[in-house]
RNA sequence: GGGAGUAUAGCUCAGUGGUAGAGCGUCCGACUGCAGACCGGACGGUCCCCGGCUCGACCCCGGGUGCUCCCU
Numbered sequence: 001g002g003g004a005g006u007a008u009a010g011c012u013c014a015g016u017g018g019u020a021g022a023g024c025g026u027c028c029g030a031c032u033g034c035a036g037a038c039c040g041g042a043c044g045g046u047c048c049c050c051g052g053c054u055c056g057a058c059c060c061c062g063g064g065u066g067c068u069c070c071c072u
Base pairs, nucleotide, nucleotide: 001071002070003069004068005067006066007065010024011023012022013021018055025043026042027041028040029039048064049063050062051061052060
């Protein structure tokens, strides 16, 4: 220098155009002699940034940035 993949909650990840989700975590409750496990509830998001298409974008298109990999 060329190419591919990837970016969503504190962490690991779903979500193929129509209200953003799960598990773990944290907090509260229930249970317990206390705690753990199990059970219930709550908390938590500018969906990396800018622009475009669309009635409508996490999703499609263009550009940028970070990370990973391949080629040279």

The prediction has a mean pLDDT of 83. The RNA shown here (transfer RNA) has 72 nucleotides and comes from Daphnia galeata. Its Rfam family is "tRNA". Gene Ontology term of the family: triplet codon-amino acid adaptor activity. Rfam classes the family as a transfer RNA. The organism belongs to Daphnia, within Eukaryota.